[in-house]
Transfer RNA from Candidatus Woesebacteria bacterium GW2011_GWB1_33_22, 72 nucleotides, folded computationally. Rfam family: tRNA. It is annotated as a transfer RNA. It was read from a public genome assembly.

This record gives sequence, C1' cells and structure tokens, in this order.
RNA sequence: CGGGGUGUAGUGUAUCGGUAACACGCUCGGUUCGGGACCGAGAGACAGGCAGUCCAAUUCUGCCCUCCCCGA
Repeated sequence: CGGGGUGUAGUGUAUCGGUAACACGCUCGGUUCGGGACCGAGAGACAGGCAGUCCAAUUCUGCCCUCCCCGA
C1' cells in the first nucleotide's frame, strides 16, 4: 500500500428493515447459623462515528476510525 473481516448492556454472544434477546456478572428478596448452590423479582446497551436510501435502519449504501487476518 491492496484485499477481506470485526465493532451491540461490565464480559461473551444473538437479532437475514419494523419500538434489541440470551448466558454470566450486578441489585433486591427467599432459602441457610453464615456463605455457596438453588428459587423469585429487577436495573442496565438508543447498537464505533458521520452522512445517504427508506414511511421506518443494529440490520442496506458511502466515507472515516478501532482491532484481526491474507497478500505485497
């Protein structure tokens, strides 16, 4: 420098255009002498950034940025 991929709650992952889900973690309660495990309830992300398309975008398009891979 060229090509490809990745970027969503604290962490790891879903979500092939229609008001974002699951696990772990966290909070509260139950259980226990207490803790763990288990059971119940709950909080938490406007989805890397900026534009564009569309009635509507995390999801499509363009540019930029992060990280990873391949080639030179």
Overview: Model confidence (mean pLDDT): 84 of 100.